[in-house]
A computed fold for a 66-nucleotide RNA from Mesorhabditis belari, annotated as transfer RNA. RNAcentral holds the sequence, with entries from Rfam. Its Rfam family is "tRNA". By type it is a transfer RNA.
RNA sequence: CGGAUAGCUCAGUGGUUAGAGCAAUUGCUUGGAAAGCAAAAAGCCGAGGGUUCAAUCCCCUCUCUG
Numbered sequence: 001c002g003g004a005u006a007g008c009u010c011a012g013u014g015g016u017u018a019g020a021g022c023a024a025u026u027g028c029u030u031g032g033a034a035a036g037c038a039a040a041a042a043g044c045c046g047a048g049g050g051u052u053c054a055a056u057c058c059c060c061u062c063u064c065u066g
Base pairs, nucleotide, nucleotide: 001066002065003064004063007022008021009020010019015053025039026038027037028036046062047061048060049059050058
């Protein structure tokens, strides 16, 4: 100085309920798998404060990591 967001890899913007790919689950398909298709689920955004009408986003401290 950078990073910490779903099981993993990563987006994301001060404003209605935070997204994608992969993985896993269920269903269709198959003699059975794989592949393919479809569906649903999974996060209170590292912790604590501050600013603000409103913070995952801005500021400070701490923790972990490069």